Description:
Predicted 3D model of a 74-nucleotide RNA (transfer RNA) from a Nitriliruptoraceae bacterium. The coordinates come from a structure-prediction model, not an experiment, and the mean pLDDT is 85.

C1' cells in the first nucleotide's frame, strides 16, 4: 500500500444476501404476586444501524467515499 471479516438498544448478537413499522435474550424502571427477598407474571424506557454523500417515492439493507478493531498478503 493491497486483499477480507466486523461496527445495530447499556451487554451479547439477528436483521442486510431479496429495499418497505428498527428487533431479540439479558439487563434497567414500574406495577401485580409475598410479612420480607428471590423466582414468576403484566407493562415500560432505552438506538441520527461507525461517520460523510450519492442513488430511490423510500436505505440498517444498494454504490462511493472515510474511520475504528481484527485478519491475511507484500
Nucleotide at each position: 500500500g493491497g486483499g477480507c471479516c466486523c461496527g445495530u438498544a447499556g451487554c451479547u448478537c439477528a436483521g442486510c444476501c431479496u429495499g418497505g413499522c428498527a428487533g431479540a435474550g439479558c439487563g434497567c424502571u414500574g406495577c401485580c404476586c409475598u410479612u420480607g427477598c428471590a423466582u414468576g407474571g403484566c407493562a415500560g424506557a432505552a438506538g441520527u444501524c461507525g461517520u460523510c454523500g450519492g442513488u430511490u417515492c423510500g436505505a440498517a439493507u444498494c454504490c462511493g467515499a472515510u474511520c475504528g478493531g481484527g485478519u491475511c498478503c507484500a
The sequence is in RNAcentral, with records from ENA. The same sequence occurs in records of 3 taxa.